[in-house]
RNA sequence: AGGGUUUAAGAGGUGGUUGCCCCAGAGGGAUAAAACCUUCUGGGGAGGAAAGUCCGGGCUCCAUAGGGGAGGACGCCGGGUAACACCCGGAGGGAGUAAUCCCUGGAAAGGGCCACAGAAAACAGACCGCCAGCGGCCAGAAGGUUAAAUGCCUUCUGGUGCGGGCAAGGGUGAAAAGGUGGGGUAAGAGCCCACCGCACUGGGUGGUAACACCUGGUGGCACGGCAACCCCCGUCCGGAGCAAGGCCAAACAGAGCCGAUGGGUGCCCCGCCCGUUAAGGCUCAGGUAGGCCGCUUGAGAAGAGGGGUAACCCUCUUCCUUAGAGAAAUAAUCACCGCCUGAGGAUUUUUUCCUCAGGUAACAGAACCCGGCUUACUUAAACCCUGCCC
Numbered sequence: 001a002g003g004g005u006u007u008a009a010g011a012g013g014u015g016g017u018u019g020c021c022c023c024a025g026a027g028g029g030a031u032a033a034a035a036c037c038u039u040c041u042g043g044g045g046a047g048g049a050a051a052g053u054c055c056g057g058g059c060u061c062c063a064u065a066g067g068g069g070a071g072g073a074c075g076c077c078g079g080g081u082a083a084c085a086c087c088c089g090g091a092g093g094g095a096g097u098a099a100u101c102c103c104u105g106g107a108a109a110g111g112g113c114c115a116c117a118g119a120a121a122a123c124a125g126a127c128c129g130c131c132a133g134c135g136g137c138c139a140g141a142a143g144g145u146u147a148a149a150u151g152c153c154u155u156c157u158g159g160u161g162c163g164g165g166c167a168a169g170g171g172u173g174a175a176a177a178g179g180u181g182g183g184g185u186a187a188g189a190g191c192c193c194a195c196c197g198c199a200c201u202g203g204g205u206g207g208u209a210a211c212a213c214c215u216g217g218u219g220g221c222a223c224g225g226c227a228a229c230c231c232c233c234g235u236c237c238g239g240a241g242c243a244a245g246g247c248c249a250a251a252c253a254g255a256g257c258c259g260a261u262g263g264g265u266g267c268c269c270c271g272c273c274c275g276u277u278a279a280g281g282c283u284c285a286g287g288u289a290g291g292c293c294g295c296u297u298g299a300g301a302a303g304a305g306g307g308g309u310a311a312c313c314c315u316c317u318u319c320c321u322u323a324g325a326g327a328a329a330u331a332a333u334c335a336c337c338g339c340c341u342g343a344g345g346a347u348u349u350u351u352u353c354c355u356c357a358g359g360u361a362a363c364a365g366a367a368c369c370c371g372g373c374u375u376a377c378u379u380a381a382a383c384c385c386u387g388c389c390c
Stems, first nucleotide, its partner, number of pairs: 001386010012337007020045010047363001051374002054372005059241004071237005076090005091104005105232002110230002112226003127170002129166003134163002136160010178196006197221001198219009245293004254284005259277007300319008338360009
């Protein structure tokens, strides 16, 4: 200098001016009084990820939700936690030169799949290749048979277009049915043997455990991979979500009563019965518009002490009206300080100080609240690898 890995930190502070939103108070306007409008004063006003809405909880309601089924999530071991798919510590395996990272029940219950290439992809297979012991066939030689033979028979040698044997070697693939050496064979092969590996299994030691180590026995080796395909086993999960849910409650329409009125009964009135009712009065139910609550003090923050390798937990003290609203405000600018970069100067260097100039952003915007994960932004440090220089 380049490349990589991991971890940490940071999203400036104070004040002025001008705006925006919310709350409280005061004044003015309007009004019967409010709502409302307006002015002033005071207070408050985004994030580390508020984001994605992917997990887990709180909270709320739903026939109290017990069992079973369906469905979903998770899955080595131990710990943490309200809980988790999160975090911490460990185990085994894998990737990488390394820092470091990734994976994790069962493939010997069953089904399914394994592209391309390749002969063959799971009851293995035979393209090239190897073999000639066996059945053929071809060629040659010798012997026999015969009167003689080229025929026939026997033996031997050579060959292999056929049948056949092989699975060592080549080649394909992500993966080809243990490895090395020897014996063996026609050629070969766990076919046999030694060692290594593997599977099953007995015992011992250490560890809470996953597991590790040691020591035997049995077996020629069976059981390829995928479970993020179905599935099996184990554990957990009731559902819906702040548009949860609760309270108040217009207007219009509705119900009842009063009132008004028609008819019947009746001599008449009252009463009773059956109706009508535009306007009027009272009451009621449901709960729309709208309003209020839920709503922000909470698994809270900071500091100190203690326990624990750690995640985390315990105790004490202090702090907190401090956005909580409606599709929803939280902004702009200036000064100083701080920070970063560059230049110059002082100083013997590192360091430090002074002066000047520039920059001070990006990612992104709360909507019931927390714990995580993931994805975004800007820096720094440590570690690893490579190259060059001293």